The RNA shown here (small-subunit ribosomal RNA) has 1521 nucleotides and comes from a metagenome.
The coordinates come from a structure-prediction model, not an experiment, and the mean pLDDT is 84.
């Protein structure tokens, strides 16, 4: 601390995702042991069982039984048992403790104050006292109902239970005085009167007094109680400040509601309650409503501010099956108490009853998913007891689960043949790997045996010591204190010792990038894998498997959630010109924000103190378990809050001043700024009337129109609406929306100048108002051009569109309405700063002029241009998008969605406000560099068009190709760049096809073992391959003569193999096609630019060219052009056969010979050419245009050469060569067939269609070249085709070899011909083993389409095109192909406008597989989510009303009633009780609204999905921007 991911690459925006930590978890594989810790997150669902609150006999009375022991008359009785146990009155506890988290957005919690408005049992301190009486009820006993829970009814009875009196230090209550404090309400204290108004007694002990008189009683005296005050401690009530989650698509709420007075009621303030009295309380600083939620200390993230969270532990709250009530109590409105009501559950005898595990455990359900009906009070706490000591699912253990944390362990040390074995492999090796094994040691966990803790400190007792009331008293009792004695659930645990063996103990993810870790084999867009990105369509490191690596380990991994990274909601710490984002604008409330200068004040604000932030946790120290987790002690912090004391520079308040901000007054100038009246001219249309005559019109071209009933066109006249041409200007005004003839009125701003005046009056500005283009609504008018909707012509494959021709709303005006817009500077308002230049408009001021300019300068508006600065980049830049402050709006991935619903507003169309679901991995912005643009734009080339010429397309044939057929017609090649292409030669071969016959280490090669040399010939059968027989013939090298080797045949056994024209040319090497012989492609250094990249290479000029040349942040340099090579063209030198003949000889007349090499030739060196000279343009330059000279002149002509790269362009069938595939067949081998087919289409030819011709006859003249398995002269013979025969030549020596068209003459004479030759009959050559499928070729005869070619297309710029023959290669033989040869020998290019291709600059782009792209939108079809909806349905709630259980209060209370009072009694009286009734009120019931969900026939529009229809919307001027 950051990475992946939007492109081809680039920065920027932005959003997915991803490495980390973590969790009260699950899941999936695994799985040694131990410490500490946790452990129903869901159904506050519903419970069987068995526990979880009981205790005091030293308050009371009352009292069994079993058993044992005695005695018995056998009926029973006595004694222990025992005042024991059950119960009951009585006291205190059961309001604690344990659980849960529904409810509850609230004084409910936190935090800090208040109580002068209050309570507090048990406890501690102190003060006072504790007298004397009365009457009951329960246990019990009877006697009765009930099935049972449970009840009536009479009788007895006691208390630390109950009730009177007495007393009264305090205490309350009234009246009184006085004093302090004081918030002025009261609070305290001193003191007088008068009134209410307590109490219970147990246990132990002791006799000094008084009575009985052993010893007890009263009585004292200890202790524990009781009772009335005061204190204080602990707990609580109420209350006040402050803090505490979403929604404004919840905007008003509220009647006990707010406040007063009174009175009730509470421990206590108070509308708590209630009766009257005002009519007021809350609310954007969010009332009221909805949803969510226990709150906090903490915890979990983070650097920190934050954020998320509220398990276990601790603090408060709330609740205990639902709702509701009280009682009782010091305390509940009470989890294991009551009534009542519902709802479920048991149980019943149907008349009734009985229950509440959200305690521990446990069960059943729910759900991914969380344990034992366990032990024990030994410790720590709690209750009761004077104690023992009871009782405590509280706790304290102990059981389960790797749920997390933290320790250990599974060995150590040695050990290379680098074993075996698996895996790879380039077959040499690597690698698993010192791993093992082997060898030496150790011994923690685990198993055996054996020691065996701490945790306990007590209470009771005993013995000492001390102290204390009374008392004679050192007894006895009481308290402190030592010593003693007792107590352990865990647990025979932890530990620890002996002892046993390396022996029982390693698994999980993961390897394409992110992210550490690679190879093979199966799979073949299939199984599948995936947080993103994305892998898999036959070589996958991404799937499955395996070896081998990497990471963590008793665990790994996956899922979920939380925080992080995300500066991705930004307080630290973000942003709005164009990426999402400035309200259309302007006046304005509330609120924020606010000039200068003195005081004063002390809310903020800063400082110190002093309380409080509980504990625990986090941090740090130091200690305790062996460490560690884990726990103890101590400190530190706790950013808060409250009170208090200062301080006074800053905000704030308050008081005084001030002018600089703002404004007002004058004075003057500029303007389509609004709004009313009215004029005015042109023009269009329309009527009217003249001349006039056939067309107008209108278009790419047309046609609807219009017109001979007289247009158009042109003159004169009239009507009427609507705009106002020039002036016109990045001119001027206005807030914006806008404003454009001319005049007049009436109004708003805004600027310039001077001067006076107030004296901060100020900025902004959430709601709210007000304006507001254009189109649209209402209602009345007006309508002339223009024109949505129509109509009609047109184009179109179609055209509900562009174009053309008519047309209504509309567009004008008046009045109301709409409230939007790319309302844009796509830039909200003020203020201050921060270079300049220049234009411009308005006003001023210097200077100077008669003036107007023209210069200098101050203000105010409107632009360009640019310094620093910002900016992702483009660009802004004093009119900021700069640098600051201060206010207000808005934005937070894309799509859905400028929408849905619901609310407002609107007649309406419709506007304002604004979501989810659900989907995608990106959507974008600014820039680059290609590509494209036939329908951008500029320069420029190219037989590219144009101007020729000749041609195919039309006919035969040829020959390729598609189809089609076939047993097979083998394969491949498919725009240009397949298609007389691979094939430079398919009758067998060739031959990959097809049928058919064999053959299986094999047609070839290499090992190894037999035989034989090799070889050569003749034979059977057979269509041949094969298959089978036989003769012959014995070489070479070494030799112990036994024999052995080498080549070479033969069989044979195998292996390693061999063999495939089988598949992938998308797995490749070479090789080739093409763009393109096009002028273009790069690098290095430097420079700019965050960068991709740019520059150079752009740019003037030139050129075939990136050739040069100038300029230039460039300066080199490379592959490419170009030259270096070949080839022709001129001339020279050598050289002279086989070539050549001019002299000169011969000569059979042939250069044939002698002889020359001088000519042509030959075939080697060389020479020439270079814009090198001139003049000209040009920038003084490259260059160009002309000219001399020259064979040849600006690249002389051709060739050979083909840059970076493009087309997954062609080739596995030339060859090579990964992979896969076949191995008695996809291999090899042979006879026959087949590629030679034939309705058809297509390409390339060749041959005509004729007289520049055909045809017969003569006569000329080449060059490349080729020949011994060959080329043939000659000579015979055939009409030929050829046949026979052999001179010559291994070739400038001999052949092949006739050149052909020309030319000279002759003949045909326009015709299907004396054109033109296909097709057929026939008869023959020649090659071959063979011409039947299926060869050339000659003869004789047939004589067929065809009369020059439709749309459309090709080649060619000069020795080219036409045209004419000729040679060659492969080949037995076969050419019209193909390659080269050389004869004859044109035409026409004005041009770059168009077409096709190309190259440079530019400019748009939404392209980048690059325009053969990209894309939009309905339909179709599938599948998701949602809106609407006639209803149904479920919950939640408001209001009205009925209803009104328990209960508390009022009121009665004729019935009941011991205690007090009167009274002799009787009975009254006080007081109670039932009952009764009123008030309130839960459940419930009718009624009506609301909201919120589910679902729904039908319906709407969105998503998403391999190839689906229709069209071409947008992206280039996207073809109508």
């Nucleotide at each position: 601390a950051g990475a992946g991911u939007u492109u081809g690459a680039u920065c920027c925006u932005g959003g997915c995702u991803c490495a980390g930590a973590g969790c009260g978890a699950a899941c999936g594989u695994u799985a040694g042991c131990g410490g500490c810790g946790g452990g129903c997150c869901u159904a506050a669902c519903a419970c069987a069982u068995g526990c979880a609150a009981g205790u005091c006999g030293a308050g009371g009375g009352a009292g069994a039984a079993a058993g044992u022991g005695g005695c018995u008359u056998c009926g029973g009785c006595c004694a222990u048992g025992a005042g024991u146990a059950c119960a009951c009155c009585g006291g205190c506890g059961a309001a604690c403790g344990g659980g849960u988290g529904a409810g509850u957005a609230a004084c409910a919690c936190g935090u800090g104050g208040g109580u002068a408005a209050c309570c507090u049992a048990c406890c501690c301190u102190u003060c006072a006292g504790u007298g004397g009486g009365g009457g009951a009820c329960a246990a019990c006993a009877g006697u009765u109902c009930g099935a049972a829970a449970g009840g009536a009814c009479c009788g007895c009875u006691a208390a630390u239970a109950c009730c009177g009196c007495a007393u009264a230090c305090g205490u309350c209550g009234g009246c009184g005085g006085g004093g302090a404090c004081u918030c002025c309400g009261g609070u305290u204290c001193c003191u007088g009167c008068c009134g209410g108004g307590a109490a219970a007694g147990a246990u132990g002990g002791c006799c000094u007094c008084u009575c009985c008189a052993u010893g007890g009683a009263a009585g004292c005296u200890a202790u524990c109680g009781c009772u009335g005050g005061a204190g204080g401690a602990u707990g609580g009530g109420c209350u006040c400040g402050c803090g505490u989650c979403c929604c404004a698509u919840c905007a008003g709420c509220u009647u006990g509601u707010u406040g007063g007075u009174g009175a009730g009621g509470u421990a206590a303030g108070a509308g708590c309650u209630c009766a009257c009295c005002a009519a007021g309380g809350c609310u954007a600083a969010g009332a009221c409503g909805g949803g969510u939620a226990g709150c906090u200390g903490g915890u979990c993230u983070g650097a920190g501010a934050g954020g998320a969270u509220g398990a276990u532990c601790a603090g408060c709250c709330a609740c205990a099956c639902u709702g509701g009530g009280a009682c009782u109590g010091a305390g509940a409105c009470a989890c294991g108490g009551c009534c009542c009501a519902g709802a479920c559950u048991c149980c019943u005898a149907c008349g009734g009853g009985a229950g509440g595990c959200a305690g521990c455990a446990g069960u059943g359900g729910g759900g991914a998913a969380u344990a034992u009906u366990g032990g024990g009070c030994a410790a720590u706490g709690g209750g009761c007891g004077c104690a023992a000591g009871c009782c405590u699912g509280a706790c304290c253990c102990a059981g389960c689960c790797a749920c997390g944390c933290c320790g250990c362990g599974u060995g150590a040390g040695u050990g290379a043949u680098g074993a075996a074995g698996g895996c790879c492999c380039u077959c040499g090796g690597g690698u698993c790997g010192u791993a093992a094994a082997g060898c030496u040691c150790u011994g923690u966990g685990g198993g055996g045996a054996g020691a065996g803790a701490a945790g306990a400190a007590u209470c009771c007792g005993c013995c000492g010591g001390g102290g204390g009331a009374a008392c004679a008293a050192u007894a006895c009792c009481c308290c402190c204190u030592g010593g003693c004695c007792u107590u352990g659930a865990c647990g025979g645990u932890a530990u620890c010792u002996c002892u046993u063996u390396a022996g029982c103990a390693g698994g999980c993810a993961c390897c394409g990038g992110c992210u550490a870790a690679c190879u093979c084999c199966g799979u073949g867009c299939c199984a599948g894998c995936a947080g993103c990105c994305g892998c898999g369509g036959u070589a996958a490191u991404a799937c499955g498997g395996a070896g081998g690596g990497u990471g963590c380990a008793a665990a790994c991994g996956u899922u979920g959630c939380u925080c992080g990274g995300a500066a991705u909601u930004a307080u630290u710490g973000g942003g709005c010109g164009u990426a999402a984002a400035g309200c259309g604008a302007g006046c304005g409330u509330a609120g924020g924000c606010g000039g200068u200068c003195c005081g004063u004040u002390a809310a903020g604000u800063c400082g110190g103190a002093u309380g409080u932030g509980a504990a625990a946790g986090c941090c740090c120290u130091c200690g305790g378990c062996u460490c560690a987790a884990c726990c103890g002690a101590g400190g530190a912090a706790g950013u808060g809050c409250a009170u208090u004391c200062g301080a006074a520079a800053c905000u704030g308040g308050c008081g005084g001043a001030c002018u600089u901000g703002a404004g007002u007054a004058c004075a003057g100038a500029a303007g389509a700024g609004g709004g009313u009246c009215g004029c005015g001219g042109a023009a269009u249309u329309c009527c009217c009337g003249g001349u006039g005559u056939a067309g107008a019109g209108g278009u790419g071209a047309a046609a609807u129109u219009c017109g001979u009933a007289g247009a158009u066109a042109u003159c004169g006249g009239g009507a009427g609406g609507a705009a106002c041409a020039c002036c016109a200007g990045u001119g001027g005004c206005g807030a914006a929306g806008g404003c454009g003839g001319c005049g007049a009125c009436c109004u708003g701003g805004g600027c310039u100048g001077a001067u006076a005046c107030u004296g901060a009056c100020g900025c902004u500005g959430a709601g709210g108002c007000u304006c507001g283009a254009a189109a649209g609504c209402g209602u009345g008018g007006g309508g002339a051009g223009c024109a949505a909707a129509c109509a009609g012509g047109a184009u179109u494959a179609g055209a509900u569109a562009c174009c053309c021709u008519g047309g209504u709303a509309g567009u004008c005006c008046a009045c109301g309405c709409c409230g939007u817009a790319a309302a844009c500077g796509a830039u909200g308002g003020g203020u201050g700063c921060u270079a300049g230049g220049u234009g411009u408009u308005g006003c001023g001021g210097g200077u100077a002029u008669u003036g107007a300019c023209c210069c200098c300068u101050g203000c105010g508006g409107c632009g360009c241009c640019g310094u620093a600065g910002c900016u992702a980049a483009c660009g802004c830049a004093u009119u900021a998008a700069g640098c600051a402050c201060c206010c207000c709006g808005c934005c937070u991935g894309g799509g859905g969605a400028c929408u849905a619903c619901g609310g407002c507003c609107g007649c309406a169309a419709g506007g304002c406000u604004a979501a989810a679901a659900c989907u995608c991995a990106a959507a974008g912005g600014a820039a680059u560099u290609g590509a494209c643009g036939g329908g951008g734009g500029g320069c420029c080339c190219g037989c590219a068009c144009a101007a020729g010429c000749g041609g195919u397309g039309g006919a035969g044939c040829a020959u390729g190709u598609g189809g089609u057929u076939u047993a097979a017609u083998u394969c491949g090649a498919c725009g240009c760049a397949a298609c007389g292409c691979g094939a430079a030669g398919a009758a067998c071969c060739u031959u990959a096809c097809c049928c058919g016959g064999g053959u299986u280490a094999g047609a070839a090669c290499u090992c190894u073992c037999a035989g034989g040399a090799a070889g050569u010939c003749c034979g059977c059968a057979g269509a041949g391959a094969c298959g089978u027989g036989g003769a012959u013939g014995u070489g070479c090298c070494c030799u112990u003569c036994g024999g052995g080797g080498a080549a070479c045949c033969u069989g044979a056994u195998g292996u390693c193999c061999a063999g495939g024209u089988g598949c992938u040319g998308c797995a490749u090497g070479g090789c080739u096609g093409u763009c393109g012989u096009c002028a273009g492609c790069u690098c290095g250094u430097g420079u700019c630019g965050u960068g991709a990249g740019a520059u150079g290479u752009u740019g003037g000029g030139u050129u075939a060219a990136g050739u040069c040349c100038c300029g230039c942040a460039a300066c080199g340099a490379g592959c490419g052009c170009a030259a270096c090579c070949c080839u022709u063209g001129u001339c020279g030198u050598u050289a002279g056969u086989u070539g050549g003949c001019a002299u000169c000889a011969g000569u059979c007349a042939g250069g044939c010979u002698g002889g020359c090499c001088a000519c042509u030739c030959u075939a080697a060196c060389g020479a020439g050419a270079c814009u090198g000279c001139c003049g000209g343009u040009g920038u003084u330059a490259a260059a160009c245009c002309g000219g001399a000279g020259g064979a040849a002149g600006g690249u002389g002509g051709g060739g050979a050469u083909g840059a970076c790269g493009u087309c997954a362009a062609g080739u596995c069938c030339u060859c090579a060569u990964g992979g896969c595939c076949c191995u008695u067949a996809u291999g090899c081998c042979c006879g026959g067939g087949g590629c030679u087919a034939c309705a058809c289409a297509c390409g390339u030819g060749c041959u005509a269609c004729a007289a520049u011709g055909g045809c017969c006859g003569g006569u000329a003249c080449a060059g490349u070249g080729g020949g011994u398995c060959g080329c043939a002269a000659g000579c015979u013979c055939g009409c030929g085709a050829g046949a026979g025969u052999u001179a010559g030549c291994u070739a400038a020596u001999c052949u092949c070899a006739a050149a052909a068209a020309a030319c000279c003459g002759g003949u045909c004479u326009c015709a299907g011909u004396u054109c033109g030759g296909a097709u057929u009959g026939g008869a023959g050559u020649c090659u071959g083993c063979a011409a039947c499928u299926c060869g050339a070729c000659u003869c004789c005869a047939u004589g067929a389409a065809g009369u020059c070619g439709g749309a459309a297309u090709c080649g060619c710029u000069a020795g080219u095109a036409a045209u004419c023959g000729c040679u060659g290669a492969a080949c037995a033989g076969c050419a019209g192909g193909c390659a080269g040869c050389g004869g004859u020998g044109a035409a026409u290019a004005c041009g770059u406008u168009c077409c096709c291709g190309g190259g440079c600059c530019u400019u748009g782009u939404a392209c980048a597989c690059a325009c053969c792209g990209c894309c939009c939108g309905u339909c179709a079809c599938a599948c998701c989510a949602u809106g609407g909806a006639a209803g149904u349905u479920a919950g939640u709630u408001g209001c009205u009303c009925c209803a009104g259980a328990a209960g508390u209060g009022g009121c009665u209370g004729c019935g009941c009633c011991a205690a007090c009072c009167c009274g002799c009694a009787a009975g009254g009286g006080a007081g109670g009780c039932a009952g009764g009734u009123c008030c309130c009120c839960a459940a419930g019931g009718a009624g009506u609204g609301a909201c919120u969900g589910g679902u729904a026939a039908c319906u709407g529009g969105g998503g998403u999905g391999a190839a689906g229809u229709c069209g071409u919307a947008a992206c280039a001027a996207g073809g109508u921007a």